[in-house]
Context: one part of a larger RNA
RNA sequence: CUAUGGUUAAGGAACUCGGCAAAAUGCCCCCGUAACUUCGGGAGAAGGGGGGCCAUUCCUGGUGAUGAGUCUUGCACUCUGAGCUGGGGGUGGCCGCAGAGACCAGCGAGAAGCGACUGUUUACUAAAAACACAGGUCCGUGCGAAGCCGUAAGGCGAUGUAUACGGACUGACGCCUGCCCGGUGCUGGAACGUUAAGGGGACCGGUUAGCUUGGAUUCGUCCGGGCGAAGCUGAGAACUUAAGCGCCAGUAAACGGCGGUGGUAACUAUAACCAUCCUAAGGUAGCGAAAUUCCUUGUCGGGUAAGUUCCGACCUGCACGAAUGGCGUAACGACUUCUCGACUGUCUCAACCAUAGGCCCG
Numbered sequence: 001c002u003a004u005g006g007u008u009a010a011g012g013a014a015c016u017c018g019g020c021a022a023a024a025u026g027c028c029c030c031c032g033u034a035a036c037u038u039c040g041g042g043a044g045a046a047g048g049g050g051g052g053c054c055a056u057u058c059c060u061g062g063u064g065a066u067g068a069g070u071c072u073u074g075c076a077c078u079c080u081g082a083g084c085u086g087g088g089g090g091u092g093g094c095c096g097c098a099g100a101g102a103c104c105a106g107c108g109a110g111a112a113g114c115g116a117c118u119g120u121u122u123a124c125u126a127a128a129a130a131c132a133c134a135g136g137u138c139c140g141u142g143c144g145a146a147g148c149c150g151u152a153a154g155g156c157g158a159u160g161u162a163u164a165c166g167g168a169c170u171g172a173c174g175c176c177u178g179c180c181c182g183g184u185g186c187u188g189g190a191a192c193g194u195u196a197a198g199g200g201g202a203c204c205g206g207u208u209a210g211c212u213u214g215g216a217u218u219c220g221u222c223c224g225g226g227c228g229a230a231g232c233u234g235a236g237a238a239c240u241u242a243a244g245c246g247c248c249a250g251u252a253a254a255c256g257g258c259g260g261u262g263g264u265a266a267c268u269a270u271a272a273c274c275a276u277c278c279u280a281a282g283g284u285a286g287c288g289a290a291a292u293u294c295c296u297u298g299u300c301g302g303g304u305a306a307g308u309u310c311c312g313a314c315c316u317g318c319a320c321g322a323a324u325g326g327c328g329u330a331a332c333g334a335c336u337u338c339u340c341g342a343c344u345g346u347c348u349c350a351a352c353c354a355u356a357g358g359c360c361c362g
Stems, first nucleotide, its partner, number of pairs: 001357008010348002014346001019343001027051005036041001038172001052094012067079004071074001095099001107341007114333002119131002135170007147156003173328004178258003183255002185251005192246003198240002204234004210227007259277005286320001287317001298314005
């Protein structure tokens, strides 16, 4: 010096991002126990008192020696109750600093946020407010179900049958869940428009057996021009033709969305009110500087001597808001934040001791 333990005057969180770490609490019996509450809880709430040993006495439980009595003479019954033993109470006394004497063995209270809860999770940096959850809603599925695995056979679903099964969202409970279907999606409709391959084959073309014609000719032929059947072949209009799309409706606990400007009241300020533009509709209830507020340490109040955090309000919501749920909520939480008590070497401010290792000297 490092590590692990121990003790400490006075103070007691002044330490620090933060009481991190340590200290403290701790068992049994008795008394007593608040707000709130889903009446179960909260609760071991909180807060108090007692606890060892010896003697004596009382109450009570077990066992039951001995003695006595009764008769039906039995391994009988009834009474007595010594000794031993278990539990509880009273009185008196004894010792220590200390009697749950060591070990073991809850710290508590108040307020707020989030998540209802028990549970689950990043094996090896995250245990949480994340996931799950019971409950709620929507959508699909009539059974050879939908959905899923497999090329298939086949299997799961399910030896189930809509109080069932699959998918999506929300997440106990309480009070509730507003407006918008214009966009996207989904569902339904089938009149019309558009629309593929296929069918269809008007019309046009290529090829040429043959016919016709020009030129050359060694009369054997050669080089061209035109028309052109059948067959083969190229292109191909009308017409016909599905879903889809267009179109018409419905649907938001589907994806999602939920305005601006100007003026106005007999102080001022503000605007119940009016006007106007735009929109599918312009944010309802509730909440609100919030796990959301930039400006911002907003303003006011509380707590402190002093408070960028905290709590209660206000509302000017940069940019809350109703199952991407809104707002509350008892209980619960190795969650997050703030405060108080107790307690302490966290600190003022450090000291000493023990053990182990290092280092220095020898």
Large-subunit ribosomal RNA, domain IV from Kitasatospora aureofaciens, 362 nucleotides, folded computationally. It matches the Rfam family "Bacterial large subunit ribosomal RNA".